[in-house]
RNA sequence: GGGCUGGUCGUCUAGCUGGUAAGAUGCCGCCUUGGCAUGGCGGUGACCGCGGGUUCAAAUCCCGCCCAGUCCA
Numbered sequence: 001g002g003g004c005u006g007g008u009c010g011u012c013u014a015g016c017u018g019g020u021a022a023g024a025u026g027c028c029g030c031c032u033u034g035g036c037a038u039g040g041c042g043g044u045g046a047c048c049g050c051g052g053g054u055u056c057a058a059a060u061c062c063c064g065c066c067c068a069g070u071c072c073a
Base pairs, nucleotide, nucleotide: 001072002071003070004069005068006067007066010025011024012023013022019056026044027043028042029041030040031039049065050064051063052062053061
């Protein structure tokens, strides 16, 4: 330098046939206990790496760039 994969709540991951984002875990509160743990219920939080384009509408499609991993040179 080139190819491919990925970048989404604090963390890990889903959502990629376009229609305003789901789960686990964490955190907070309540219940349960003599108390703790476990467990149950509720709440909390990301507008999707950055900038443009297409569209009525973009995490999703297109272009450029940045970062990480991997392969080739």
Annotation: The RNA shown here (transfer RNA) has 73 nucleotides and comes from a Candidatus Woesearchaeota archaeon. Its Rfam family is "tRNA". Rfam describes the family as follows. Transfer RNA (tRNA) molecules are approximately 80 nucleotides in length. It is annotated as a transfer RNA. RNAcentral holds the sequence, with entries from ENA. The prediction has a mean pLDDT of 83. Lineage of the source: Archaea > Nanobdellati > Candidatus Woesearchaeota.